[in-house]
Context: one part of a larger RNA
RNA sequence: CACCGCCCGUCAAGCCAUGGGAGCCGGGGGCGCCCGAAGCCGGCAGUAAUGCCGUCGAAGGCGAAAUCGGUGACUAGGGCUAAGUCGUAACAAGGUAGCCGUACCGGAAGGUGCGGCUGGAUCACCUCCUU
Numbered sequence: 001c002a003c004c005g006c007c008c009g010u011c012a013a014g015c016c017a018u019g020g021g022a023g024c025c026g027g028g029g030g031c032g033c034c035c036g037a038a039g040c041c042g043g044c045a046g047u048a049a050u051g052c053c054g055u056c057g058a059a060g061g062c063g064a065a066a067u068c069g070g071u072g073a074c075u076a077g078g079g080c081u082a083a084g085u086c087g088u089a090a091c092a093a094g095g096u097a098g099c100c101g102u103a104c105c106g107g108a109a110g111g112u113g114c115g116g117c118u119g120g121a122u123c124a125c126c127u128c129c130u131u
Base pairs, nucleotide, nucleotide: 003094005091008087009086011084013081014080015079016078018076019075020074023071024070025069026068027067031063032062033061034060039056041054042053043052044051045050097118098117099116100115101114102113103112104111105110
C1' cells in the first nucleotide's frame, strides 16, 4: 500500500510426495503334502555278519495363503509455484445478514429447502447493571 482493498472455488501449466490399481519381479519366515540319505529306536529273519519293514528324520520337490520391498497402463485427491482462465461466494447490512447441521441441485465458488445459533447492521420498545 488502506474498497482501484481484501478474498473463494473450478479450470489450465510446472514440480513434489502420497492413496487405489489388472498384474509383473524379488526377499525372509511359517503351514500342508510328496519323496526320503545317514543315524537312533522298535519289529521280523538269521548263531552271527547282515538283510527287510516301520516311526522320527537332512537335502530335494509340489501347493495354497499371509507378510515385506520394488515395479505398473490407468486413476484419485493433496502440497507448493511467478503469473494465467471463468466467475464473485466471504469480509462494510459485501449489495439475498452470516454461520452450523442436513437433504437435494449446480462449470466453480455456490444455490435452495428444513432445523438451529448471533459471533447480524438498522429502527423502536422492554429488563438488568454502572456512573
This is a predicted structure of a 131-nucleotide part of an RNA (small-subunit ribosomal RNA, 3' minor domain) from an Ignavibacteria bacterium. The coordinates come from a structure-prediction model, not an experiment, and the mean pLDDT is 82.